[in-house]
Formats: sequence, structure tokens, C1' cells
RNA sequence: AGGGGGCCGGGCAGCCGCGUCGGGGUUUACUCCGCCGAGGAAAGUCCGGGCUCCACGAAACAAGGGUGGCGGGUAACGCCCGCCGGGCGCGCAGGCUUGCCUGGGCGUCAAGGGAAAGUGCCACAGAGAGUAUACCGCCGAUGGAGGGAAACCUCACAGGCAAGGGUGAAAGGGUGCGGCAAGAGCGCACCGGGGUUCUGGCAACAGCAUCCGCAUGGCAAACCCCACCCGGAGCAAGGCCGAAUAGGGGCGGCGUGCCGCAAGGCGGAGGUGUUCCGCCUCCAGGUUCACACCGCGACCGCCCGGGUUGGCUGCUGGAGCUGCGGAGCAAUCCGCAGCCUAGAUGAAUGGCUGCCCUUGGGGAUACGGUCCCGCAUGGGAUACCGUCCGCAAGACAGAACCCGGCUUACAGGCUCCCU
Repeated sequence: AGGGGGCCGGGCAGCCGCGUCGGGGUUUACUCCGCCGAGGAAAGUCCGGGCUCCACGAAACAAGGGUGGCGGGUAACGCCCGCCGGGCGCGCAGGCUUGCCUGGGCGUCAAGGGAAAGUGCCACAGAGAGUAUACCGCCGAUGGAGGGAAACCUCACAGGCAAGGGUGAAAGGGUGCGGCAAGAGCGCACCGGGGUUCUGGCAACAGCAUCCGCAUGGCAAACCCCACCCGGAGCAAGGCCGAAUAGGGGCGGCGUGCCGCAAGGCGGAGGUGUUCCGCCUCCAGGUUCACACCGCGACCGCCCGGGUUGGCUGCUGGAGCUGCGGAGCAAUCCGCAGCCUAGAUGAAUGGCUGCCCUUGGGGAUACGGUCCCGCAUGGGAUACCGUCCGCAAGACAGAACCCGGCUUACAGGCUCCCU
């Protein structure tokens, strides 16, 4: 210097102010005293729960969404811990063909089931991108053409090859030897890969042995397949209370009468009103001989339900915090003791001053360090370090039902580990 983890995130005092709660006073709104009063993220609202209401026989299937190595933790999780396998980096050891391979170590990264169920895609470049291919290239043993007495030579027509070049993110294992006309797992050795058995491990998986020349390139963060999980909405959830106003519904009381073609009149009922008078409102019909029943009606009484507005509740004691001990590699869990630590609702938790701390920058007539001179007391230089004196700054942000996580923001400081 870089990377990763954990913790803190200004301190003390005084004065003034704000909010809930408790107590007191006056009095229904103030006042006095006292206690307490934001965070590691209160944020984003991404995931998982508690709680509440709604829906619903259970289970299964379907649809939709989510998760995806294994084991553990947890109320639960897509979170956390440990492990396994893989990629990358660093350094070590061994081997040889000396720049590659193998082994184990440390650090770090990742949505890490299935590509041998099926479908699809693989840009550009390239001959060929999937039933792989043949542009350059190599060969031309064999057949063919030409030459030659022949051995053989030339050509590159038939044909053979996939080693080398070239393209690409990716071209049908890698290195070496043999082999061959040239080549090729064609053969062999080592490495890699796959199948099977056995052993170890709870498991992911690892190891030994043996067989197979190696066959089916990649992408599932494309559709899809497999396994597992998931009902919806959210404190503006939900519950309770009183009053006023205007509607609605049900039941009961009372009325539903007479004359007139009609306007209207008489009568009856109700309201207002101290009584009368007065004023206002209502009096439809059907069945029946009638009673009665149905219907209708202003008004009166009782009951029910909804809306608007207001208040209370839900509301904060909880998967809580601190300390000690124990179990565990760890996440975490268990036991004991102690503690109470915001509940506001246009929304309190703040401001000023003094001293100190940290950081930045400035100044100093030089106190100490530093440098020079001098034997020395000492003298001189310098703002580099300490010291002293002013100045400025101290982040990100702010509860709103409550928890567990993740992600994002964050001046500065402390601490541990690795390179």
C1' cells in the first nucleotide's frame, strides 16, 4: 500500500426549549416537579415470520410464482455457519521433453440439480458451428497418363488424409514414441475422461482396483424436465364508544267516513298551542252483507342497519437487553442473575455557550527536538517534527404495529487476519 472481518461513530458541564408518562396546583386548559426520549442503518420495502381480517372440509391434481451441491442452525427464510466439488491468483515440492504436467498449501470468487427425455440457439469470421468439415496444405503406396532398357522419374486424373496453417468464445482429448505413401487412439507409455465393483464418509463426495481407445461440443441467467415450498390482503389490518344531522328498513298505534259532475264543504285523526279559537298536515283502493283481511297514508312510539365526522384501542414487556457459566470448529443453543430501554399522530427526541477530542489549513517574536559554530557556560539558523495561538469542519441519515435477514448510504477512528 491492497484485500477481508468485527466494533465505535464525538465526550463532559451549564442554560433554554419539545413529547409521552407519574405526582401536585389552579381549573378544563394551563402551570410546577420528576423519570425517560432514534439508528447501525430508523432508509429501499427485496425476502422470511408474528399479529389481524377475509376466503376455505382435508388431501391430491391443475394453473401461477419461487428455490436448487451436502450437512447443520433458526419460529422461518432466497439468511447464517461448516464442509464438498469447480474457476482464478500466489508461492512450494516433484517429474521430465525447460515450459509444460502432477501433487498438496494459502487466499479469493460464484443462482453450484438435469445437456444420454425432447425442442431451440450458437452473432461476426470461417471450407465447416453439428448426422461435423475440407479453403490453404500433405500424400498419391494402388489404379491412370507421359518418359525410360530397367531401377525409377514426372504429372496430380481417380483417390487417400485430418498431422500442420488459417477462422473463431468454441473445430470430435493432451504430450511423446512407433507406424504409414501421407496420416490418424491405428498401436503403445504417461496424463486426462467414462463405466463397474469394493472401501471410507450421515451426505455432497473421495480413494483403490479393473474394464473401455474415448463414443453424445457449448448454452437450462432459452423453452423444458425433476425435486421441494407457497391461499389473499395488510395497523389506512382489526375492535370499541358517544353525540348531532339527513336518509333507508321492520313492527305496532291511529286513520282509511259522508255530500257534490266539479271547485269545494261537513266530519275525523295528528301536530303546534296554557284551554277555546286559530294555523298546518293527512284521509286510495280491493274482497266481504258485516266483522275481518290485504294494500295505502301524514303523524306518533319502539327497534335495526349503513354513511360522514370525532375520540379511544390495537401500541409496545419482546424469537427483548446486559453480565457470568456451560455445549459446539462455527452459526447458534442451554442455564442462572440483574434490568425496563421512544410510543409521537402534521407528527416530540432540538438549540446556544464553555472546556476537551479528532481532522484540515494558517500563523509564531524559536520552548524542546534537528542543523551549524564553539573546550565549555553559550551563540546562531530553521516552521521539518513536537509545542503554543487563532480559524474551519465533525459524516450517512431520522422511528410511525413489531421482529429476523439482505441490499444500499456513511466524514473519521479503533482492532484482528491475509498478501